[in-house]
């Protein structure tokens, strides 16, 4: 220089195909609570859809241009 696929929270994933209510779980942080203290377990908080643009009454989705990361073939 070509083609293909990925990107959601501090980590892992679910919703993508087939657009629809306030974006769901787990773990990890913080709190309470229970305990002689911890852990473990029980309740409660925090935080996310890589950017921009466009389509739509409605966009994590669909189109599109970008960046990031991978895998091929030159």
């Nucleotide at each position: 220089g070509g083609g293909c696929c990925u990107g959601u929270a501090a980590c892992a994933u679910a919703a993508u195909c087939u657009g629809g209510a306030u974006a769901g779980u787990g773990u990890a942080c913080u709190c309470g609570g229970c305990u002689u203290c911890g852990g473990a377990c029980c309740g409660a908080g925090c935080g996310a859809u890589c950017g921009g643009g466009g389509u739509u009454c409605a966009a994590a989705u669909c189109c599109u241009c970008g960046c990031a990361g991978g895998c091929c073939c030159a």
A computed fold for a 74-nucleotide RNA from a Nanobdellota archaeon, annotated as transfer RNA.
The source organism's lineage runs through Archaea, Nanobdellati and Nanobdellota.
Its Rfam family is "tRNA". The family's RNA type in Rfam is transfer RNA.